[in-house]
RNA sequence: GCCGAGAUAGCUUAGCCUGGUAGGGCGCAUGACUGGAAAUCAUGUGUUGGUAACGACUCGGGAGUUCGAAUCUCCCUCUCGGCG
Numbered sequence: 001g002c003c004g005a006g007a008u009a010g011c012u013u014a015g016c017c018u019g020g021u022a023g024g025g026c027g028c029a030u031g032a033c034u035g036g037a038a039a040u041c042a043u044g045u046g047u048u049g050g051u052a053a054c055g056a057c058u059c060g061g062g063a064g065u066u067c068g069a070a071u072c073u074c075c076c077u078c079u080c081g082g083c084g
Stems, first nucleotide, its partner, number of pairs: 001083007010026004020067001027045006046057004060076005
């Protein structure tokens, strides 16, 4: 230099083909149970503002298309593999 795969919340992983509520698991917090724990069960858990109701933002970064983008298009960054 060329080709391919990938980047989603503290960790992990789906969703992309076929655009329409960012989902699951782990972990964590609180509660129940227990003499106390473990296990199990219930609720909550991306970020941010707010007492709350509620609002705004968020899928590596930027731009574009669209009523609407994690998803489609373009450019860039980084990681892994292959070729030279």
This is a predicted structure of an 84-nucleotide RNA (transfer RNA) from a Methanomassiliicoccales archaeon. The organism belongs to Methanomassiliicoccales, within Archaea. Rfam family: tRNA. About the family: Transfer RNA (tRNA) molecules are approximately 80 nucleotides in length. By type it is a transfer RNA.